[in-house]
Molecule: SAM riboswitch aptamer (S box leader)
Organism: Clostridium uliginosum
């Protein structure tokens, strides 16, 4: 590279360095010298992980305890993320007389975990 699976409507900077691009791609529409990318710091979140709070259920036991599962609290380590719903949109279907608009699913993409 590829495959499987879960999530993608919430959350998070008036910081330092830096110095012109950025929002994956298409078409749009935007952000940006009132400072883009990138790096650092800070923060958010809870996918994995170590532990942890509480509730419920189950197993064992005479009882306490212990163990297991689900949900939940915290957030150690590994990622990830910190304009706009994944910014909207690409394909198909439905509602709408049409335009426009809305809805559903898919494709593509991103991230985690696993496979190989």
């Nucleotide at each position: 590279a590829u495959c499987u699976u879960a999530u993608c409507a919430a959350g998070a900077g008036u910081g330092g360095c830096g110095g012109a691009g950025g929002g994956a791609c298409u078409g749009g529409c935007c952000c940006u010298g009132u400072g883009a990318a990138g790096c650092c710091c800070a923060g958010c979140a809870a996918c994995c992980u170590a532990u942890u709070u509480a509730u419920u259920g189950g197993u064992u036991c005479a009882u306490u305890u212990a163990c297991c599962a689900a949900u939940u609290u915290a957030g150690u380590g590994g990622u990830g993320c910190u304009a706009a719903u994944u910014c909207c949109u690409g394909c198909a279907g439905c509602u709408u007389u049409u335009u426009u608009a809305g809805c559903u699913g898919g494709u593509a993409g991103a991230u985690g975990a696993g496979a190989g």